[in-house]
Context: one part of a larger RNA
RNA sequence: CCCGCAACAAGACAGAAAGACCCCGUGAACCUUUACUGCAGCUUGGCAUUGUGUUUAGGGAUAACAUGUGCAGGAUAGGUGGGAGACUUUGAAGCGGCCGCGCCAGCGGCUGCGGAGUCGUCCUUGAAAUACCACCCUUGUUAUCUUUGAACUCUAACCGCGGCCCGUGAUCCGGGCCCGGGACAUUGUCUGGCGGGUAGUUUGACUGGGGCGGUCGCCUCCAAAAGAGUAACGGAGGCGCGCGACGGUUCCCUCAGGAUGAUCGGAAACCAUCCUUCGAGUGUAAAGGCAUAAGGGAGCUUGACUGCGAGAGAGACAUCUCGGGCAGGUGCGAAAGCAGGUCUUAGUGAUCCGGCGAUUCCGUAUGGAAGGGUCGUCGCUCAACGGAUAAAAGGUACUCCGGGGAUAACAGGCUUAUCUCCCCCAAGAGUCCACAUCGACGGGGAGGUUUGGCACCUCGAUGUCGGCUCAUCACAUCCCGGGGCUGAAGCAGGUCCCAAGGGUUCGGCUGUUCGCCGAUUAAAGUGGUACGUGAGCUGGGUUUAAAACGUCGUGAGACAGUUUGGUCCUUAUCUGUUGCGGG
Numbered sequence: 001c002c003c004g005c006a007a008c009a010a011g012a013c014a015g016a017a018a019g020a021c022c023c024c025g026u027g028a029a030c031c032u033u034u035a036c037u038g039c040a041g042c043u044u045g046g047c048a049u050u051g052u053g054u055u056u057a058g059g060g061a062u063a064a065c066a067u068g069u070g071c072a073g074g075a076u077a078g079g080u081g082g083g084a085g086a087c088u089u090u091g092a093a094g095c096g097g098c099c100g101c102g103c104c105a106g107c108g109g110c111u112g113c114g115g116a117g118u119c120g121u122c123c124u125u126g127a128a129a130u131a132c133c134a135c136c137c138u139u140g141u142u143a144u145c146u147u148u149g150a151a152c153u154c155u156a157a158c159c160g161c162g163g164c165c166c167g168u169g170a171u172c173c174g175g176g177c178c179c180g181g182g183a184c185a186u187u188g189u190c191u192g193g194c195g196g197g198u199a200g201u202u203u204g205a206c207u208g209g210g211g212c213g214g215u216c217g218c219c220u221c222c223a224a225a226a227g228a229g230u231a232a233c234g235g236a237g238g239c240g241c242g243c244g245a246c247g248g249u250u251c252c253c254u255c256a257g258g259a260u261g262a263u264c265g266g267a268a269a270c271c272a273u274c275c276u277u278c279g280a281g282u283g284u285a286a287a288g289g290c291a292u293a294a295g296g297g298a299g300c301u302u303g304a305c306u307g308c309g310a311g312a313g314a315g316a317c318a319u320c321u322c323g324g325g326c327a328g329g330u331g332c333g334a335a336a337g338c339a340g341g342u343c344u345u346a347g348u349g350a351u352c353c354g355g356c357g358a359u360u361c362c363g364u365a366u367g368g369a370a371g372g373g374u375c376g377u378c379g380c381u382c383a384a385c386g387g388a389u390a391a392a393a394g395g396u397a398c399u400c401c402g403g404g405g406a407u408a409a410c411a412g413g414c415u416u417a418u419c420u421c422c423c424c425c426a427a428g429a430g431u432c433c434a435c436a437u438c439g440a441c442g443g444g445g446a447g448g449u450u451u452g453g454c455a456c457c458u459c460g461a462u463g464u465c466g467g468c469u470c471a472u473c474a475c476a477u478c479c480c481g482g483g484g485c486u487g488a489a490g491c492a493g494g495u496c497c498c499a500a501g502g503g504u505u506c507g508g509c510u511g512u513u514c515g516c517c518g519a520u521u522a523a524a525g526u527g528g529u530a531c532g533u534g535a536g537c538u539g540g541g542u543u544u545a546a547a548a549c550g551u552c553g554u555g556a557g558a559c560a561g562u563u564u565g566g567u568c569c570u571u572a573u574c575u576g577u578u579g580c581g582g583g
Base pairs, nucleotide, nucleotide: 001583002582003581004580005579006578007577008576010575011574012573014570015569022404023403024402025401027400028399029396030395031394032393035201036200037199038198039197041194042193043192045190046189047188048187051154053152054151055150056149057148058147059146060145061144062143063142064141065140066139068137078136079135080134081133082132085119086118087117094113095112096111097110098109099108100107101106158181159180160179162178163177164176165175166174167173204216205215206214213233217239218238219237220236221235222234240385241283242342243341247301248300249299250298251297252296253295255279257275258274259273260272261271281290282289284347286345287344288343305328306327307326308325311322312321313320314319317386330339331338332337353379354378355377356376357375358374359373361372362371411458412456413454414453415452417451419447420446421445422444423443424442428438429437465540466538467537468536470532471529472528473527474526475525478503479502480501481498482497483496484495485494486493505519506518507517508516509515546564547563548562549561550559551558552557
């Protein structure tokens, strides 16, 4: 060096299982509820099944009777027409009694006495006699018919899981006779309500993992690197309007501030002189503008027009922006001219569906109509603002599937804010004296053990704390060794330098690492090794399914809260290591 046998398990990010944690999917399934929308079920009422009678209340029709006062006026004049007479011994006026109406003036009816008259035409009035007749209106009473509701009643529908008898040898069912209930109940249909009982679904995205928080459209500035454009959970702010004048035009004007002076008057009121080019003002944030003013005022006004639009700019598209000029009619101006809102840039919402106005359009044989089109306009915090539906919240540790190292938890990597250690400067402490020792304010490093940041390998799997076992390395050394300084007398120390050869305990509590305590020791070192080591062991903790408490939640359930319980697989192919043997 090669080969073999027996062993051990450090590595082959060993094998096994397309990770169960985490995220994603306009995935799934169950579960919950004051998510949404259905359905069953329950319930309300109408109609039918469903009939008789009485009473009562309301509506309608017919008939009879009554009813009717604005003012003026003999007065309680319903309207219109006819009308010169009408009523009366079949009993008028008047008087007594009773009833009804009533605007308290009277009107109508019944009855008794009475015994022959009463009213109209005439005067006032828009309208002339309820003198008389006819038709009708308002309101009311009575009668009949009809209809509706309510209450009660009946029996014949219907009901009885009441009794007896029969089919029959039968706790079914049917029939008969009774009894009880009864037009209710039941059932059908329509309708309003309740309705996790049940079903189908929804429950946004961005995000230095996800959740919680924040945000989501538009305008202005910076970032933005002197054309345009340009990102971040970068830095600052505003908008979801206002205004019929704060619009148009013609004419006119100049602001803020300062100095000085002047009655009340002061740091600012109004006034005067001077200086000052813009520092004021601009409806509203900022930027860019603006004194020739876009700023301030006055006069007249409605162009805050209708129909278009050459030609351009921005944008993936949708769409947004600017616009000379033409036609119509208009305002201001002497005119030239200016005016299609506002100094400019925010003040917003596609499509569908529907409303309103207009319309020389279409309009199912034809004429119309219904309906539609076109023009104008209205209804969305559709604000998750290019708006999935008219209409929608949660739980899952009982979970499942598809994926992801595009994305978290362990470990590694990068970084080193934080951390540990070292150094520089030296104010000061140290009686005196910065540097025996300690060292502020600051500065510079090293290391890669902490907590983090990043998300680079690994999610078709890199097993996670602690203990046991077995270790190995570093030295920033705990002990044993050698030295310098000392605020080192000695003993014992402090601090620094050299040094990794060896060593570095046993117990109590706790799952603990750590820590506290007890007893020792020369000392009971600090770290790395996938916080060494689970194909070596354990499995107490964490981190499944069961269960309980506290708390939270309406609930399903949840909790770096607690508590009890809870399957740790692999016969070693290669590398590596140990022992033995052969060549």
Model confidence (mean pLDDT): 84 of 100. This is a predicted structure of a 583-nucleotide part of an RNA (large-subunit ribosomal RNA, domain V) from a marine sediment metagenome. The full RNA is in RNAcentral, with records from MGnify. Its Rfam family is "Bacterial large subunit ribosomal RNA".